[in-house]
Parts: sequence; C1' cells; structure tokens
RNA sequence: GCUAAUGUGGCUCAAUGGUAGAGCAACGCAUUCGUAAUGCGUAGGUUGGGGGUUCGAUUCCCCCCAUUAGCU
Repeated sequence: GCUAAUGUGGCUCAAUGGUAGAGCAACGCAUUCGUAAUGCGUAGGUUGGGGGUUCGAUUCCCCCCAUUAGCU
C1' cells in the first nucleotide's frame, strides 16, 4: 500500500427496517449468628464519529476513526 472482518451498559454477546435486550459484574432488600450461595428488585446505552435513503435505521448506502486478520 491492497483486501476482508469487527465496533451495542463495566465485561462477554443478542436484536427480520417498527418502543435496544440477556448473562456476568455493581447497588438495595430478604434469607443467615455471620459469610458464601439463593430469591426479589434498582440503576447503568448520544448502538465508534459524520452524512445519505426511508414515514421510521443497531439494521441499508457513502466517508472517516479504532482494532484484528490476510496479501504484497
């Protein structure tokens, strides 16, 4: 330099163009003599940035950024 993939709560990942969810983690309560475990609940997201298409974009298109892999 070229090609491809990925980017979504703190972490790991979902989500056919139609109100963004789950597990773990955090916090609160219950339970226990206490801790762990368990149960119930709460909070946490400008979906990497910008633009376009659309009534409507995490999803489709373009550019940029970051990371990873391959080729030279």
Predicted 3D model of a 72-nucleotide RNA (transfer RNA) from Mogibacterium sp. Rfam family: tRNA. The family's RNA type in Rfam is transfer RNA.